[in-house]
C1' cells in the first nucleotide's frame, strides 16, 4: 500500500421538555412631567423566590454480560445533584477525513 481496533483533531449530522408565573432592580430602549434631573417594570436585560417539565455533558445507582472464582469492569436502564426547557451555546452518539500506536492477511 490494504483492512481491523483504539485513542487525539477537524468540519458534518444530532433528541428531550414553560419564549411558565411572581418580586427587586431605572443598566439599555421606550413613554411621562413641573425637564440635563425625576418617574414609569411597557420591551429586553442582570437578579432572588416559586412551581412544573427534560435526560443525550458530567456524576450516582443496579444489571445483563465479562472475569476458572472473588476483586473488579460494565449501557442508550433508573435517579436527577449537576445541567437542560424560544433562539444561539451545549449534546450522548453517528459516519466521513487526517495523524499516531498496535494487530492481521
Nucleotide at each position: 500500500g490494504g483492512g481491523u481496533u483504539u485513542a487525539u483533531u477537524g468540519a458534518g449530522g444530532g433528541a428531550g421538555a414553560g419564549a411558565c408565573c411572581g418580586g427587586c432592580a431605572a443598566c439599555u430602549g421606550a413613554g411621562g412631567c413641573a425637564c440635563c434631573g425625576c418617574c414609569u417594570a411597557c420591551a429586553g436585560u442582570g437578579u432572588c423566590g416559586g412551581c412544573g417539565c427534560c435526560g443525550a455533558a458530567g456524576g450516582c445507582g443496579c444489571a445483563a454480560c465479562c472475569c476458572g472464582c472473588c476483586c473488579g469492569g460494565a449501557a442508550u436502564c433508573g435517579c436527577u445533584c449537576a445541567g437542560g426547557c424560544a433562539a444561539a451555546a451545549g449534546g450522548a452518539c453517528c459516519g466521513c477525513a487526517a495523524u499516531a500506536a498496535a494487530c492481521c492477511a